[in-house]
RNA sequence: UGCUUAAAUUUAAGCGGGCAACGCGGGGGAACCAUUUACAGGGGCGCAGGACUCGAUAGAUUUUAAGAGUGCAGAAUAAUUCCAUAUUCCAGCCCGUCAGCUAACCUCGCAGGCGUCAUGGA
Numbered sequence: 001u002g003c004u005u006a007a008a009u010u011u012a013a014g015c016g017g018g019c020a021a022c023g024c025g026g027g028g029g030a031a032c033c034a035u036u037u038a039c040a041g042g043g044g045c046g047c048a049g050g051a052c053u054c055g056a057u058a059g060a061u062u063u064u065a066a067g068a069g070u071g072c073a074g075a076a077u078a079a080u081u082c083c084a085u086a087u088u089c090c091a092g093c094c095c096g097u098c099a100g101c102u103a104a105c106c107u108c109g110c111a112g113g114c115g116u117c118a119u120g121g122a
Stems, first nucleotide, its partner, number of pairs: 001115004009021002023110006033100001041098001042095004049072001051070004058064002074089004081122005
């Protein structure tokens, strides 16, 4: 003195749980518009999309898995914003054949994990 994140605050008696309020987020859902779709299924949350190398003197001609590594795009970082540099991340999960946008409306979440003390300019 906090960070990531939507994931905070409050109510009644000592604590806990549940419900609820408010706040912050996600999904579904007309018209109009858009799309040309079709198991090669499709879609959602999230910064985490797209490449190259190893794996591979192994399989099988063309090409190929788990896993590992390197970056580009993207993202985070002592207080607000922008720019530059530096460091780090570049995952994981869900729906279940189904969903474009979308007013009214319907519905769901408010976990988890960690500490930080990074500079310069405007």